Large-subunit ribosomal RNA, domain I from Candidatus Iainarchaeum sp., 507 nucleotides, folded computationally. It matches the Rfam family "Archaeal large subunit ribosomal RNA". The family is grouped with related families in Rfam's "LSU clan".

Context: one part of a larger RNA
RNA sequence: CCAUUUGGUGGAUGGCUCGGCUUGGAUACCGAUGAAGGGCGUGUCAAGCUGCGAUAAGCCUUGGCGAGACGCAUGAAGUCUUAGAACCAAGGAUCCCUGAAUCAAUCCCACAGGAUGGGGAACGCGGUGAAUUGAAACAUCUUAGUAGCCGCAGGAAAAGAAAACAAAUUAGUGAUACCGCUAGUAGGGGCGACCGAAGACGGUGGAACGCAAACCGAACUUCGAACGGUAACGUUCGUUGAAUGUGGUGUGGACCUGCUUGAACCUCAGAGCAAAGUUGAAGUGAACUGGAACGUUUCGGCAUAGAAGGUGAAACCCCUGUAAACGUAAACGAUGAGGUCCUUAUGCAGGACUCCGGAUUAAUGUUGGCUGGAUGGUCAGCAUGAACACGGGAGAACUACCUCCCAACGUUAAAUAUUAUCCAAGACCGAUAGUGAACCAGUAGUUUGAAUAAAAGCUGAAAAGCACCCGUAAAAGGGGAUGAAAAGAACCUGAAACCAAAUGGUA
Numbered sequence: 001c002c003a004u005u006u007g008g009u010g011g012a013u014g015g016c017u018c019g020g021c022u023u024g025g026a027u028a029c030c031g032a033u034g035a036a037g038g039g040c041g042u043g044u045c046a047a048g049c050u051g052c053g054a055u056a057a058g059c060c061u062u063g064g065c066g067a068g069a070c071g072c073a074u075g076a077a078g079u080c081u082u083a084g085a086a087c088c089a090a091g092g093a094u095c096c097c098u099g100a101a102u103c104a105a106u107c108c109c110a111c112a113g114g115a116u117g118g119g120g121a122a123c124g125c126g127g128u129g130a131a132u133u134g135a136a137a138c139a140u141c142u143u144a145g146u147a148g149c150c151g152c153a154g155g156a157a158a159a160g161a162a163a164a165c166a167a168a169u170u171a172g173u174g175a176u177a178c179c180g181c182u183a184g185u186a187g188g189g190g191c192g193a194c195c196g197a198a199g200a201c202g203g204u205g206g207a208a209c210g211c212a213a214a215c216c217g218a219a220c221u222u223c224g225a226a227c228g229g230u231a232a233c234g235u236u237c238g239u240u241g242a243a244u245g246u247g248g249u250g251u252g253g254a255c256c257u258g259c260u261u262g263a264a265c266c267u268c269a270g271a272g273c274a275a276a277g278u279u280g281a282a283g284u285g286a287a288c289u290g291g292a293a294c295g296u297u298u299c300g301g302c303a304u305a306g307a308a309g310g311u312g313a314a315a316c317c318c319c320u321g322u323a324a325a326c327g328u329a330a331a332c333g334a335u336g337a338g339g340u341c342c343u344u345a346u347g348c349a350g351g352a353c354u355c356c357g358g359a360u361u362a363a364u365g366u367u368g369g370c371u372g373g374a375u376g377g378u379c380a381g382c383a384u385g386a387a388c389a390c391g392g393g394a395g396a397a398c399u400a401c402c403u404c405c406c407a408a409c410g411u412u413a414a415a416u417a418u419u420a421u422c423c424a425a426g427a428c429c430g431a432u433a434g435u436g437a438a439c440c441a442g443u444a445g446u447u448u449g450a451a452u453a454a455a456a457g458c459u460g461a462a463a464a465g466c467a468c469c470c471g472u473a474a475a476a477g478g479g480g481a482u483g484a485a486a487a488g489a490a491c492c493u494g495a496a497a498c499c500a501a502a503u504g505g506u507a
Stems, first nucleotide, its partner, number of pairs: 001505008014492001015458002019429002021426006028418001029119002037098003040053003044076002048072002059092006068080003105116004123154001124152005134141001138190001164173002177204004187195002208411003211358001215248002219246001220241001223238006252356003255351005262342001264340006272332001277326003283299001284315001285298004300317002302306001308320003363384008391406005445452002465491001468479003
C1' cells in the first nucleotide's frame, strides 16, 4: 500500500406524523361600557410557555356530563370530589400599569346631554402617482393608472331604476353587478412596439323607491315635567327649532270626476331553528404461534352501521366512533291574536282649461385629463352663458327628418371580491420536502438602523429509565438485573465518505 473481516464515526435511506399546502363550505367587524397590541404581576415549592388580573392556572349563576381531579409537567407535600368535583357550553362579576389614552382636543350643542379619534389578513372606493423595462438606441408611446404613499368605509364595498340602448324612416329592449360569447373583432398606434372595446346573444340573480316643486299653510318639532297606558302612544304645561316654510300631500304629478280599502308601529302567544350534549347493532368462542392476537385454522353473529382512529402485530362484532335517530337555555322567528296611529291616508279608471317639473346649470369658446374612440362622449380650469314641456337632451363632425329619453337632488337586497377565524375534503408534501416556523419561531443570532433570519421531530407495549457487587478522585468499564429485543435517554432503522484494529498478500 491492497484485500477481507470486526468495530468506531456519521446520520443517508425506509417507515411514521400533534405540521403545512390547496380547494370547497360557513362566518365576518372590534373600540371612550377603554379595543387591537404590550409591560408587570399571579402557583405550596415556579425559571419558561399557557391561563388569569391584587377576587390574579382563578370567583358566581344556569345547563350538560358522571368519577375522578388540582394546565404543559410523569416529583414531594397537601387538598377538592356522588351533598356531583374536574371538564364542556351559555350568561355574569373581577379585570394592576399602559396603549386612540382622554381631567385633553374637535364637532352638535351652549342648561343638560351626545358624537368623533385608534385597530383589522386580504378584499373595496377615492386622492396622488413613479421608474426599471419594451420599442433590440430614444423622445410620442409602453411598463401603468401598475408599484408606492395618503384618506375613508363595510362585512362586503362599489354600481344602480335611463336627459339609456337600438333601429334607419318597418322594428325591438327596458336599473345595476358578475360569468360566457361577441373578439384579439371594430378601432387606436413614431399605423412602430404594442394597445384594444361595445350593442346584441346565452347564463347567475332579480326589486324597486324617497325628495324639491305645484296644492294646503303651523295642522310640525327638540328637551324637560305632570297625568293615563305594560308598550306603541295620548292629553296638558314650559322650552328649542321653524313663514329664508316645520308638517301634510306628491314624484308624471298637482288639479277635476268616479269607484275601492289599508301601511307602519307596540304587546302577547308561537310552529320551527338553535349551545354543550344523548341513544346507537353484533364474539373478547375454541385450538396454534408469539412478549403481546388485531395473525392462522375452525365454529358463530350484526349491518340504513364493512368511514376512520385507538387498543402489546393486520379488529365490522374490544374502545372511541360510524349509519340512523333524539334533546336543548338565550337569541332569531313563519304565523296568529289584541292594541296604537292615520281617516281617503291604499289601489285603480277617466278628463285635459290651468299649474309644477332641480341655473352660475345645460350649452358655446379655449386649455388639459380619461377612453379603443381625431370629430363625438365624459371630467376639470378659465371666459361667456340659455330655454321652461308650444321646452330640453341623445342617437360617433354638422344640418334636416325620424326614433328614444327628461340632466343639473337622494336611497336601494341578491347574484360579485377576500379568507383573518371555524369546519370538511384531497390521484398535494412527508422533516434539505411541506409555511421562514411539525420542536417555547418571526425565536436564537446578525445590523447604528430600516431590516434580516436559522438549525432543531421518533427509547419502549409499559419506565419496567439498570437494585446490588467489583472498579475509580469522579467517570468510563466489568459482572448482574429489567425487557420480546438494550432499543440505555448522544436512545427506531443506521447507507457512504472518514478512522482504527486483526488476519492475509505485495515490496